[in-house]
Context: one part of a larger RNA
RNA sequence: CGUAGGAGACUUGAGGGAAGUUGCCCACAGUACGAGAGGACCUGGGUGAACGCACCUCUGAUGAACGAGCUGUCCUGCCAAGGGCACCGCUCGGUAGUCAAGUGCGGCAGGGAUAACCGCUGAAAGCAUCUAAGCGGGAAGCCCCUCCCAAGAUUAGGUCUCCCGAGUAUAUCACCGCAAGGUGAUAUACCCUAAAGGCUCAUCGUAGACUACGAUGUUGAUAGGCCACAGGUGUAAGCCCAGUAAUGGGUUGAGCCGAGUGGUACUAAUCAGCCGUGCGG
Numbered sequence: 001c002g003u004a005g006g007a008g009a010c011u012u013g014a015g016g017g018a019a020g021u022u023g024c025c026c027a028c029a030g031u032a033c034g035a036g037a038g039g040a041c042c043u044g045g046g047u048g049a050a051c052g053c054a055c056c057u058c059u060g061a062u063g064a065a066c067g068a069g070c071u072g073u074c075c076u077g078c079c080a081a082g083g084g085c086a087c088c089g090c091u092c093g094g095u096a097g098u099c100a101a102g103u104g105c106g107g108c109a110g111g112g113a114u115a116a117c118c119g120c121u122g123a124a125a126g127c128a129u130c131u132a133a134g135c136g137g138g139a140a141g142c143c144c145c146u147c148c149c150a151a152g153a154u155u156a157g158g159u160c161u162c163c164c165g166a167g168u169a170u171a172u173c174a175c176c177g178c179a180a181g182g183u184g185a186u187a188u189a190c191c192c193u194a195a196a197g198g199c200u201c202a203u204c205g206u207a208g209a210c211u212a213c214g215a216u217g218u219u220g221a222u223a224g225g226c227c228a229c230a231g232g233u234g235u236a237a238g239c240c241c242a243g244u245a246a247u248g249g250g251u252u253g254a255g256c257c258g259a260g261u262g263g264u265a266c267u268a269a270u271c272a273g274c275c276g277u278g279c280g281g
Stems, first nucleotide, its partner, number of pairs: 001152001005163007015149004021049007033038001051106005059100004066093005071086006110144003117137004164280001165191001167190010192278001197275004201217005222268003225264005231257003238251005
């Protein structure tokens, strides 16, 4: 920009894409078959590999803004307690998130037309012949079926809902009327109006390079703060007690705590602006 007014939702599916794999074991059955050795078809069941999709309950990885331990040095006047730097100083753990090595699921089944091939009926050619007319069967392959995208599918689809001047003037046309004039349509100008809805802007994240998408904007839990809980670390500091002391014990599962869950308007989403018109070839 188009999709013959504008808008918000929900959809149909032309078309396109994805997927499509396979081993082993058990039963049938040591049966059919075979002198024996050996050893099935068919059918049903189970369990894997690789691959794919999703997820984080479990197992783990990561987790440089979480907790703790430790060394050297500088600083906070000193002790104690801390802070900076030293590869994140080193080390041990670890929430959310992300991830796999973890977990769940998938390939199935079914229908149609076929290939090689197997047939029925059957002449040409009194026979024969699956073929010439006609009719069946038959693949991991083809078309459906499953999942995803999808109306710029310009053949631009469908459904539901929402929204918008009985203004004035002039001109033209149509109709009515003897006429004055009236009604309607179209065009232009002016006046009035600015809908439904959208965007900007702001607080954000399940989204994300930007954009887009999604949530929210006081009629508010969108983010931060605060409160509670979960979860992590693992018993803080101070004080008291024991010990000459190192240290241990008590207060104490304490203190601290990023992203998690719920709550709470304390803070910030203020105020506002713009687009979009007036019933539509």